[in-house]
Molecule: SAM riboswitch aptamer (S box leader)
Organism: bovine gut metagenome
RNA sequence: CUUAUCAAGAGUGGUUGAGGGAAUCGGCCCGAUGACACCCGGCAACCUGCGCUGUUUGCAAGGUGCUAACUCCGGCAGUUAAAUACUGAAAGAUGAG
Numbered sequence: 001c002u003u004a005u006c007a008a009g010a011g012u013g014g015u016u017g018a019g020g021g022a023a024u025c026g027g028c029c030c031g032a033u034g035a036c037a038c039c040c041g042g043c044a045a046c047c048u049g050c051g052c053u054g055u056u057u058g059c060a061a062g063g064u065g066c067u068a069a070c071u072c073c074g075g076c077a078g079u080u081a082a083a084u085a086c087u088g089a090a091a092g093a094u095g096a097g
Base pairs, nucleotide, nucleotide: 001097002096003095004094005093006092011040013039014038015037019030020029021028024075025074026073027072041067042066043065046063047062048060049059050058051057071091076088077087078086079085
């Protein structure tokens, strides 16, 4: 850079000890009843392997990934008189190339 997906799912565990939810702004949350991170466990099935087959389907789980909140929400554009709401974009995440 291209492409697919992003509404589902996943802990009464161990270690640690103060911030964390990508970045900026504005919100809203999580967190000493221990967050975040790491380990273990788990979830899922993109790649992969095996089978059936004739075109999408079953099983496994080796490489990744994920495991609060829609990608936590908004910022830009459109619909709307407006609020709200909805749709899309941008940005981002993950896989494959």